This is a predicted structure of a 323-nucleotide part of an RNA (large-subunit ribosomal RNA, domain IV) from a Candidatus Hodarchaeota archaeon. The full RNA is in RNAcentral, with records from ENA. The prediction has a mean pLDDT of 86. It matches the Rfam family "Bacterial large subunit ribosomal RNA".
Context: one part of a larger RNA
RNA sequence: CCCAAGCGAGGGAAAUCGGCAAAUUAGCCCCGUAACUUCGGGAUAAGGGGUGCCUGUGGUUUCGCAAAGGAACCGCAGGUCGCAGUGACUAAGGGGAGCCGACUGUUUAAUAAAAACACAGCUUCUCGCGAGUCCGAAAGGAUGUGUACGGGAAGUGAAUCCUGGCCAGUGGCGGUACGUUAAAGUCAGGUUCAACUGGCCGAAGCGCCGCUAAACGCCGGGAGUAACUGUGACUCUCUUAAGGUAGCCAAAUGCCUUGCCGGGUAAGUUCCGGCGUGCAUGAACGGAACAACGAGUUCCCCACUGUCCCCGCUUGGGGCCUG
Numbered sequence: 001c002c003c004a005a006g007c008g009a010g011g012g013a014a015a016u017c018g019g020c021a022a023a024u025u026a027g028c029c030c031c032g033u034a035a036c037u038u039c040g041g042g043a044u045a046a047g048g049g050g051u052g053c054c055u056g057u058g059g060u061u062u063c064g065c066a067a068a069g070g071a072a073c074c075g076c077a078g079g080u081c082g083c084a085g086u087g088a089c090u091a092a093g094g095g096g097a098g099c100c101g102a103c104u105g106u107u108u109a110a111u112a113a114a115a116a117c118a119c120a121g122c123u124u125c126u127c128g129c130g131a132g133u134c135c136g137a138a139a140g141g142a143u144g145u146g147u148a149c150g151g152g153a154a155g156u157g158a159a160u161c162c163u164g165g166c167c168a169g170u171g172g173c174g175g176u177a178c179g180u181u182a183a184a185g186u187c188a189g190g191u192u193c194a195a196c197u198g199g200c201c202g203a204a205g206c207g208c209c210g211c212u213a214a215a216c217g218c219c220g221g222g223a224g225u226a227a228c229u230g231u232g233a234c235u236c237u238c239u240u241a242a243g244g245u246a247g248c249c250a251a252a253u254g255c256c257u258u259g260c261c262g263g264g265u266a267a268g269u270u271c272c273g274g275c276g277u278g279c280a281u282g283a284a285c286g287g288a289a290c291a292a293c294g295a296g297u298u299c300c301c302c303a304c305u306g307u308c309c310c311c312g313c314u315u316g317g318g319g320c321c322u323g
Stems, first nucleotide, its partner, number of pairs: 001318008010309002014307001019304001027051005036041001038158001052080012081085001093302007100294002105117002121156007132143004160288003164219003169216002171212005178207003185200005220238005247281001248278001259275005
């Protein structure tokens, strides 16, 4: 010096990306327990007190036919020892807020456990069974010991409040008097027979006409205007299929940006609450809100500590030296 431990004056996160690590707390009994809430929870919330041993005594249960007695449990009173009584072992640190995901669960066997996946719930599409979907060249097989309260294919992701506008483009579904249109067929020309040439007929598809966005998706610009200024309910205009509604926000989404105001600190690019011309928010690619939950993530506080100021000592093992 390294590894694994123990103790530490005063301070107590000043250390650090970050309280990482360590420390604190801890069992049982009694008291007591907030906001919020889906009324179940939150909750062991938080925060207090007790706990050993000895003596006396009250009660309950049990063994027993009963008595005496034993055992277990619930008390009451007195005494006694120590710094310390769950004396060792055992055994939650707690609180206040935000984000994300409702939750329990699942996952990258060997760098990722999560906000990813799943989930119950919600919605759409498809299928009447010799179906539909899937595997197979087929035979055949799965779904299926099934039959729409069922099976299959998608999306969203508990409950709550909601889910706006657009069918022009792409897709899907339906229709179609008409247009286009292959081979075959038919008629005609042509040839010895053919080839070949032309006309007619003409399916699906496409064109055409509708519907459809919890289908893929999309959801504007420029001027003027109110008795100071500012703003613009209002008006005009270009343009679109329609011009982003309810909500929400410098957000896990905001470039400018450490936006501006407020809070917390002596001091805060993070954090919380507001604001909103939002580079580029926004409604099942779901929007908002949310109790409970989380080895998730961010901020703050109390307690606690060798994380630190600033290191010291001790124990064991290694390293090192000699053999």